[in-house]
This is a predicted structure of a 108-nucleotide RNA (SAM riboswitch aptamer (S box leader)) from a soil metagenome.
Its mean pLDDT, the model's own confidence on a scale to 100, is 79.
RNA sequence: AUUAAGAAGGGUGGAGAGAUCAGGCUCUGCGAAACCCUGGCAACCAACACCUGUUAAUCAGGAGGAACGGUGCCAAAACCUGAUCCCGGAAAUAACCCGGGAGAUGAU
Numbered sequence: 001a002u003u004a005a006g007a008a009g010g011g012u013g014g015a016g017a018g019a020u021c022a023g024g025c026u027c028u029g030c031g032a033a034a035c036c037c038u039g040g041c042a043a044c045c046a047a048c049a050c051c052u053g054u055u056a057a058u059c060a061g062g063a064g065g066a067a068c069g070g071u072g073c074c075a076a077a078a079c080c081u082g083a084u085c086c087c088g089g090a091a092a093u094a095a096c097c098c099g100g101g102a103g104a105u106g107a108u
Base pairs, nucleotide, nucleotide: 001108002107003106008038009037010036011035012034016027017026018025020083021082022081023080024079039074040073041072044070045069048064050062051061052060053059078105084102085101086100087099088098089097
């Protein structure tokens, strides 16, 4: 910085899985997780070429193609809501609840 886009088959395996907790919902013996193979998706890093800044550049910014480099990913919005704070409504000045915003956490 992004997180409503995108992309599945086989083998081993043998009961769980969807990050954590709670509540839902969903997937799963027509075979979960995990590992392996093959295939695919994607421009995050690296590399490439272009433009601008700079005297110049291996620096900074912008826009671009590229998957025979390195990662990542391939059910459902990060599956949904909540988890902290603020604002408004309602309420009893509070909690719960409803609406909105920010943040946090996770992933890349």